[in-house]
Molecule: SAM riboswitch aptamer (S box leader)
Organism: Glycomyces harbinensis
């Protein structure tokens, strides 16, 4: 590369450097953006998964019958490994359902991150 599974409506910023475009891919909006967007570095911050703490429920073992070990699931705490830090993955295009006038609900698709296999 590719593949499984989880989950994406909340949360989170200054200062240097750079100089025209960004918001994933095509399209339609609709936004951001010389009052300096993207991108890159310093510094901070946020908490999604996966590490570590700490206690509960449960099953299992083991007990000297005080408790102790494993395994689960969820809370809690941390900020260690990645992540993120404008707009719901910014909104929609593909199906179903209600409206048949904008659209509303649900569910795919594709895309992000994490862990795991590979």
């Nucleotide at each position: 590369a590719c593949u499984u599974c989880a989950u994406c409506c909340a949360g989170a910023g200054c200062a240097g450097c750079u100089g025209a475009g960004g918001g994933g891919u095509c399209c339609g909006g609709c936004c951001c953006u010389g009052c300096g967007a993207c991108g890159c570095u310093g510094c901070g911050g946020c908490a999604a998964c996966c590490a570590c703490c700490g206690a509960u429920c449960c099953g299992c073992c083991u007990u000297c019958c005080g408790a102790g070990g494993c395994g689960c699931a969820g809370c809690g705490g941390c900020a260690g490994g990645u992540g993120c830090c404008a707009a719901u993955u910014c909104c929609g295009g593909c199906c179903c359902g209600c409206a048949u006038u904008c659209g509303c609900g649900g569910g795919g698709a594709a895309g992000a991150u994490g862990a795991g296999g590979g």